[in-house]
Molecule: FMN riboswitch aptamer (RFN element)
Organism: pig gut metagenome
RNA sequence: UUUCAGGGCGAGGUGUAAUUCCUCACCGGCAGUUAAAGUCUGCGACCGCAUAUUUUGAAAUAUAGAUGUGCGUUGACAAGGUGUAAUUCCUUGACCGACGGUUAUAGUCCGGAUGGGAGAAA
Numbered sequence: 001u002u003u004c005a006g007g008g009c010g011a012g013g014u015g016u017a018a019u020u021c022c023u024c025a026c027c028g029g030c031a032g033u034u035a036a037a038g039u040c041u042g043c044g045a046c047c048g049c050a051u052a053u054u055u056u057g058a059a060a061u062a063u064a065g066a067u068g069u070g071c072g073u074u075g076a077c078a079a080g081g082u083g084u085a086a087u088u089c090c091u092u093g094a095c096c097g098a099c100g101g102u103u104a105u106a107g108u109c110c111g112g113a114u115g116g117g118a119g120a121a122a
Stems, first nucleotide, its partner, number of pairs: 001122004010024004025108002027097002029043004038095002047072009077093005099111003
């Protein structure tokens, strides 16, 4: 420098209305770790605050937007088995999932996002 870099609502029920509720179903970013991880450790995304630059503006220490940087916040696992070694494998049973939107409450629909990105490859 270039390329790549997130999966998942199928069936039934209630209802004026639900892929949002109820029953069952389905999904799991990146690096690390004696051995393979949604639940360990750290990171990214998202969100908040501060600050710088910039745009709008007649102007201001204002307001709003955009971008950069810094700081902060951010979910969830147990038991048994094998083994030198596993909260990572196997068995069983659990649990978790940003923000905004919606005729009705969303991990799975729509949107910011043809974005950003831990990082991977060449």